[in-house]
Context: one part of a larger RNA
């Protein structure tokens, strides 16, 4: 190269959007570039295969014949691909009419409850643990009413439930704004699918200015507990958790399962439409789209399980694997305000 992999043995980028590139739908025309075929030139000799021969043989060696190309020119056939020109609606996309929803981004309100501020009432405790002590409390704590400040977070509703490409989104109005579904079949007329590079999103810690800090709480301190205890336990406490802007750019970023299309039994739960049946209406029952989940056929897999949400059959593009360890490392490049990211060896050994 060719070849076999990539749910758990190594292996799918943490998601998207999209350039180059591959790859693409139904039907005609034209052209002949890939594809076919036949014809001439060449494809030196040696070698290579076969067949005759020569040295006793044989390696070796004459002789003939064939093979052997991304070749060159010329001559045809078009079925497939290609290019062009036409047509089509079943792929895609737009109209319209509906639907659901923690989608997203700012503004703004609300109850509950911590904590802490004054005030009443009110004595000697109170917290805390396995048991307890550090700690708080007569300078009046802890309970308890009542008023007032602040920061965070939304109990029920909630649910195998919804959204969103992943990250991830849950209190309650307002606005601005994204993507999805159903149904007619109007409209364009293959405008598609995938996507090395790029570009963009991207939890949680972490960085930089500025704030704001009630609660929790790395570092920290003290109490314990133990041989010891730089932990697990208790009391305290600071970055940090919040907010704005601006970086970082990891993760068991997991379905450890890339995207797109097509087919290939079935039951049942559930969300969200649409139609028939039925009724006064609603349930109810059928049927059909589009999610979300469990069983399971056929397959399929080492098994384990997967099983129309495929791990089955199959096509197209991307990425990625090639024995552990060294090494998510060295050096070197790119990034980065640093902290580190990315990208990725080799001695050497089992």
């Nucleotide at each position: 190269c060719u070849g076999g992999g990539c749910g758990u043995a190594a292996a799918g980028u943490g998601c998207g959007c999209g350039u180059a590139g591959g790859c693409g739908g139904u039907u005609g025309g034209a052209u002949a570039a890939g594809u076919c075929u036949c014809u001439u030139g060449u494809g030196a000799a040696a070698g290579c295969u076969c067949c005759c021969g020569g040295c006793u043989c044989a390696a070796c060696u004459g002789g003939g014949a064939g093979a052997g190309g991304u070749c060159a020119a010329g001559g045809g056939a078009u079925a497939c691909u290609a290019u062009u020109u036409g047509a089509c609606u079943a792929g895609a996309g737009g109209a319209c009419a509906g639907c659901a929803g923690a989608g997203g981004u700012a503004a703004g309100c609300a109850g509950a409850a911590u904590u802490c501020c004054c005030g009443g009432u009110g004595u000697a405790g109170c917290g805390g643990u396995g048991g307890a002590a550090u700690g708080c409390g007569u300078a009046g704590a802890u309970a308890u009413c009542g008023g007032g400040a602040g920061g965070a977070a939304c109990a029920c509703c909630a649910g195998u439930g919804g959204c969103g490409a992943a990250a991830g989104c849950g209190g309650c109005u307002u606005a601005c704004u994204g993507g999805g579904c159903u149904g007619u079949a109007u409209c364009u007329g293959a405008c598609g699918c995938u996507g090395a590079g790029g570009c963009g999103c991207g939890a949680g810690a972490g960085c930089g200015u500025g704030g704001g800090g009630a609660g929790c709480a790395a570092a920290c301190u003290g109490g314990a507990u133990u041989a010891g205890a730089u932990a697990c336990c208790c009391a305290g406490g600071u970055a940090g958790u919040c907010c704005a802007c601006g970086c970082c750019c990891u993760a068991a970023a997991c379905g450890a399962u890339g995207g797109a299309u097509a087919c290939u039994a079935g039951g049942u739960a559930u969300g969200g439409g649409g139609g028939g049946u039925a009724u006064u209406g609603a349930c109810c029952c059928c049927c059909u789209c589009c999610g979300u989940g469990c069983c399971g056929u056929a397959g399929c897999u080492a098994a384990c399980g997967c099983g129309u949400u495929a791990a089955g059959u199959a096509u197209c593009c991307c990425g990625c694997c090639u024995g552990g360890g060294g090494a998510c490392u060295a050096c070197g490049g790119c990034c980065g305000c640093a902290a580190g990211g990315c990208u990725a060896a080799a001695a050497c050994u089992c």
Predicted 3D model of a 350-nucleotide part of an RNA (small-subunit ribosomal RNA, central domain) from a Dehalococcoidia bacterium. NCBI's taxonomy places the organism under Bacteria, Bacillati, Chloroflexota, Dehalococcoidia. Its Rfam family is "Bacterial small subunit ribosomal RNA". Rfam links the family to the GO terms structural constituent of ribosome and ribosome.